[in-house]
RNA sequence: AGAGUUUGAUCCUGGCUCAGGAUGAACGCUGGCGGCGGGUUUAAUACAUGCAAGUCGAGGGACGAAACCAUCUUCGGAUGGCUGAAACCGGCGAACGGGUGAGUAACACGUGACCAACCUGCCCUCCACUCGGGGAUAACAACGGGAAACCGUUGCUAACACCCGAUAUCACGAUCAGACCGCAUGGUUUGAUCCUGAAAACUCCGGUGGUGGAGGAGGGGGUCGCGGCCUAUCAGGUAGUUGGUGCGGUAACGGCGCACCAAGCCGACGACGGGUAGCUGGAGUGAGAGCUCGAACAGUCACACUGGAACUGAGACACGGUCCAGACUCCUACGGGAGGCAGCAGUAGAGAAUCUUGCGCAAUGGGCGAAAGCCUGACGCAGCCACGCCGCGUGGGGGAAGAAGGCAUUCGUGUUGUAAACCCCUUUCAGGUGGGAAGAAGCGAAAGUGACGGUACCACCAGAAGAAGGUCCGGCCAACUACGUGCCAGCAGCCGCGGUAAUACGUAGGGACCGAGCGUUAUCCGGAAUUAUUGGGCGUAAAGCGCGUGUAGGCGGUCCGUUAAGUCGGCUGCGAAAUCUCAGGGCUCAACCCUGAAACUGCAGUCGAUACUGGCGGACUUGAGGUAGGUAGAGGAGAGUGGAAUUCCUGGUGUAGCGGUGGAAUGCGCAGAUAUCAGGAGGAACACCAAUGGCGAAGGCAGCUCUCUGGGCCUUACCUGACGCUGAGACGCGAAAGCAUGGGUAGCAAACAGGAUUAGAUACCCUGGUAGUCCAUGCCGUAAACGAUGGGUGCUAGAUGUGGGGAUCAGUUCACGAUCUCCGUGUCGUAGCUAACGCGUUAAGCACCCCGCCUGGGGACUACGGCCGCAAGGCUAAAACUCAAAGGAAUUGACGGGGGCCCGCACAAGCGGCGGAGCAUGUGGCUUAAUUCGAAGCAACGCGAAGAACCUUACCUGGGCUUGACAUACACCGUUCAGAUACAGAGAUGUAUCGGAUUCGUUCGAGGUGUACAGGUGGUGCAUGGCUGUCGUCAGCUCGUGUCGUGAGAUGUUGGGUUAAGUCCCGCAACGAGCGCAACCCCUAUUCUAUGUUGCCAGCGCGUAAUGGCGGGGACUCAUGGGAGACUGCCGGUGUCAAACCGGAGGAAGGUGGGGACGACGUCAAGUCAUCAUGCCCCUUAUGUCCAGGGCUGCACACAUGCUACAAUGGCCGGUACAGAGGGCUGCGAUCCCGCGAGGGUGAGCGAAUCCCACAAAGCCGGUCUCAGUUCGGAUUGCAGUCUGCAACUCGACUGCAUGAAGCCGGAGUCGCUAGUAAUCGCAGAUCAGCAACGCUGCGGUGAAUACGUUCCCGGGCCUUGUGCACACCGCCCGUCACGUCAUGAAAGUCGGUAACACCCGAAGUACAGUGGCCCAACCCCUUGGGGGGGGAGCUGCCGAAGGUGGGAUUGGUAAUUAGGACGAAGUCGUAACAAGGUAACC
Repeated sequence: AGAGUUUGAUCCUGGCUCAGGAUGAACGCUGGCGGCGGGUUUAAUACAUGCAAGUCGAGGGACGAAACCAUCUUCGGAUGGCUGAAACCGGCGAACGGGUGAGUAACACGUGACCAACCUGCCCUCCACUCGGGGAUAACAACGGGAAACCGUUGCUAACACCCGAUAUCACGAUCAGACCGCAUGGUUUGAUCCUGAAAACUCCGGUGGUGGAGGAGGGGGUCGCGGCCUAUCAGGUAGUUGGUGCGGUAACGGCGCACCAAGCCGACGACGGGUAGCUGGAGUGAGAGCUCGAACAGUCACACUGGAACUGAGACACGGUCCAGACUCCUACGGGAGGCAGCAGUAGAGAAUCUUGCGCAAUGGGCGAAAGCCUGACGCAGCCACGCCGCGUGGGGGAAGAAGGCAUUCGUGUUGUAAACCCCUUUCAGGUGGGAAGAAGCGAAAGUGACGGUACCACCAGAAGAAGGUCCGGCCAACUACGUGCCAGCAGCCGCGGUAAUACGUAGGGACCGAGCGUUAUCCGGAAUUAUUGGGCGUAAAGCGCGUGUAGGCGGUCCGUUAAGUCGGCUGCGAAAUCUCAGGGCUCAACCCUGAAACUGCAGUCGAUACUGGCGGACUUGAGGUAGGUAGAGGAGAGUGGAAUUCCUGGUGUAGCGGUGGAAUGCGCAGAUAUCAGGAGGAACACCAAUGGCGAAGGCAGCUCUCUGGGCCUUACCUGACGCUGAGACGCGAAAGCAUGGGUAGCAAACAGGAUUAGAUACCCUGGUAGUCCAUGCCGUAAACGAUGGGUGCUAGAUGUGGGGAUCAGUUCACGAUCUCCGUGUCGUAGCUAACGCGUUAAGCACCCCGCCUGGGGACUACGGCCGCAAGGCUAAAACUCAAAGGAAUUGACGGGGGCCCGCACAAGCGGCGGAGCAUGUGGCUUAAUUCGAAGCAACGCGAAGAACCUUACCUGGGCUUGACAUACACCGUUCAGAUACAGAGAUGUAUCGGAUUCGUUCGAGGUGUACAGGUGGUGCAUGGCUGUCGUCAGCUCGUGUCGUGAGAUGUUGGGUUAAGUCCCGCAACGAGCGCAACCCCUAUUCUAUGUUGCCAGCGCGUAAUGGCGGGGACUCAUGGGAGACUGCCGGUGUCAAACCGGAGGAAGGUGGGGACGACGUCAAGUCAUCAUGCCCCUUAUGUCCAGGGCUGCACACAUGCUACAAUGGCCGGUACAGAGGGCUGCGAUCCCGCGAGGGUGAGCGAAUCCCACAAAGCCGGUCUCAGUUCGGAUUGCAGUCUGCAACUCGACUGCAUGAAGCCGGAGUCGCUAGUAAUCGCAGAUCAGCAACGCUGCGGUGAAUACGUUCCCGGGCCUUGUGCACACCGCCCGUCACGUCAUGAAAGUCGGUAACACCCGAAGUACAGUGGCCCAACCCCUUGGGGGGGGAGCUGCCGAAGGUGGGAUUGGUAAUUAGGACGAAGUCGUAACAAGGUAACC
């Protein structure tokens, strides 16, 4: 520090996800030791049991147990002393310490000030005192009540308990006088007078106490500034409320309380309400700014079963106190009582989850005490838990036969792996034995005193001995193989893996990373610049309010002065400790701990600085505004007015149609339409001008005239003197549609009706037609209200139009013109900006100011709530849930019922077919025991198959074999097995007999047994090689370098011409090159040359009935080689002085002469595992192999490809002419003979330029038939034959005779062909015994027609355009309905929670008020007694918790039903959108 993920690829936007760190954690697997820390985050739920606050006899009385001592003793014991238990009065403490975080959004906390408005027990310092009296009461005793808790009455007694009096340095209060001081109220201080107020004793005689006062320390109380959560779908709140006066109350200020008076006070700088929450030092993370958290430790607050209340006290409204109410639990004799673990342990419950009912007061600290000491679950320790951090160990060195085993394997080996074994060492930790602390300061006369603990630590002993796991291995992300599984089981943080070769599932081997841990889950920060202060955006990605006026607020021109609030600097105080950082030190190190420094970014005070901002004062003119003079305009409102057109009405002319459409129909018309002429009525809109034009803030504004009225621009530089900009709220304007009331209604026209279209057509088209459109008034308040671009100011190249104004020049004038300038409105464009597109002085550039808005898609321009509206609806505006994307721009393709250009037998023009018939062949289907398999639009279907009767053969039935029909190797066996014959059998095969070199060994071959293995036309062509088809012989497909672009990519390859061609030329940021095209190769067309046998025969001879038959010849034909020739080379024209095209000459051939071979990058997971090869899987007495028979030939049908025909351009008969290319020895087979014929017999010649197949046929000549189901046509069938073959039944071909079907030129549709082509005619060959061949592959013979042309159909090429497609239009995709799941809204209701309000009731309690007939020791008076003063109980009133009643508010749960939403491999209906998406789309 980044990475993955939207796309075919790219850039951008944007979300999701990952790698890091952390935790009071939990869960899974695993677990050796130690140190230091931590340990109910949930139910502030309920608690059994024990303990957690007592102490003082040196305050007091009483009691005096047990022990001890002394004395006495009747030995039973008694007395005294000492000690002192359990209680009581009294003092101090119990308000600390310990727990918890429920409440609290608050002066609760933090920080800094302030109190001149306060209190303070114990402690310290100082001053002054401590005199004299009095009456009670508990304990106790007696009696009584009660189950108990406990209580009552009577009687006795003490005090440092209580009360009275005296004194008063002094204090409080009052009055007077003076001095000094403060920010204000005011404070301090001096003096005088008056009033009120104290005390307690104990003693060991050292002291310890007590009272009043002043001060200190520490603690507390109060006030203020500032700071720190969410929500406006909470906008108004408030009656003790805000202030005043007075009184009360408090330690103290204060509405703190009360009475009266006033009507204030708080609030968009967020009051009030709601939600959440203890706050802080700090902790986690982060570069920081921030964000999150507030366990442990520390400070502080609040609370103590819930609510209320006070008492005591220095201090409490009191965790282990009191009273009351409530809930709960317990005891009870039912009368009444008791209780409060959020102290330490512990229990139950809840929960994913959190410990021992331990030891000790030895240390530290606290309470009491003079002290010893007692108490102390504070604390110190120990126990449990890998919960965290830190440290250590599970051994070290050597050791290759690279052991065995495992795994993999290409079978060679590799790997585990120096790992192990083995050898040599060491002994930390754990274990054993022995020794053994510090912590102890202190206290005590001394002895003595350590919970931890026989712990830490030290020494020795034995022995490698007791001690390793977890996760991961597709990418991110480090680490790969095998097997199993087969969209199953499963994985998954995101992308995504799994459908038979899974590095992604499971297992194994191996590896990677951590390591007593490792993973997972949850949460926080980071990455995330993804809330952007640092540090983002808003034309099209999310985002500019529809527009204006303007309030608050924010911001603000030039100069001078002043101030010093902001700002900057110095100093001072505070900013607790701990933490963090640094330095040093202590535990063997570390964690941890100690000491010091720094820091704590802050607040306050003070001194200074004054540039900038602000405040105050003054001045200025350039911003802004005004005056004056011009000027353009569909700016607005009202009133009036004009012509054209539509429609309607009346009349005339006139006749059969009109109208409408793609074509029609509905409709109108003989009752006279349409058309046409004239007249009239009425409403609405304003052609031409007209524009890229003008005006307005926007919406918007258009005939003409008048009235009223807003704004702009220009010129002038006279006035004001910053008066400005923006603008949350607020207010106003605001198209169309819509609403209300009343008018109006010609045309148009939602709804509606009809006619068409259509599968349907609630649409598009047509005929009608109502709201509405128009006017007036009032609502509505939204639009793709768009420049998808808020307003203002300044700055930053230009060019060129256009509207308005001004100036200068030129011009005698007019019209025009040139230049400059201000304002508006367009186009192009530099810099710059932008993801790109694009913007570009009218910015989307460079800056400043202000406002609005955005933060992934969907849900959702939604729900709920609120506000507005008559309604429709508008404004504001979520969540659950769900997805990993949604998007922008551009790129390359593909596609379009987009465009342009151009090709092709693509159409057209022609010729001939197919589709109808019969037959043949192939296929589908059906059938079958089997009808083997494959091929499937073009590009499967006379295809694999260039030969299915057996064989082939892969299929079926049946019969056999099992190392096998076939290969290799090894071991063993017997042995010379070869072969022949016979029998059985359908055969395979079996049996029998005969035969069989040999003396041995060996060899070759064969056989048997056994083991490895063979074999498979079994599967997968979607695991493959090879081969092939197809687009397509279409002209394309690419690369290097350069250039352009952020990039994908582009350029080149586009453009202008041209070509069959990316063929060539020209131009050009391209220049070149490669694979294709063309050429090179073959055949063919002309010619030359060489050579002439088996070919040829002109001339010369010979010979024959005749024939190159023979001698000979090389001329010719021909054959075989080798050359020549054709290149737009030449001429003319056109063309860019080009390429090229057109025409011509010459030539056998002319513009690639004709044909073939040759098939670019690639596409179709195209075809083939059945040609072959091959991975993997499967079968192994069978899915192998042998045999016989059957099947592949089955037949209601359907399709494809052919053949033959339907006839006279023909059929038949006779005669007669001319090819090329092939094949031939298991062959072709002449000749002759036989047969009507197929063929048979014979067998010459020929391994072939020699012989044979082999007569070519159409053609030509002649004859016949005469338009008919025929002398056409030949299917079908019968009979008789021939040939091949082991064998023609299923199931061959051919021959003869006989038979003589359909068919008279073929519907929709469709195919081939552009010249030696189509058409037509025959010949040959492969395969092959024969043949279903009419097929296929070749060969020659005869030999046409037509092409105007490119509109249309199909296919293709190039350019361009749109795109939401990229599996690429056979694409994508929308909505209803149906089904399932989920969350949500509404809902008659129903069940709760919370906080208030009104009223009722009113406990305890009290500073309060009243009363106090009852009661009272202390003081006073008279005085057996009584009275007074004073006080109290009780009662009453105010207040007052809980409770009750009531209507509302608010917030949840639930609900028949209902609404939409989301999601869900293959449901239904349609086709809305994306191309002109087939009616452009959208608001």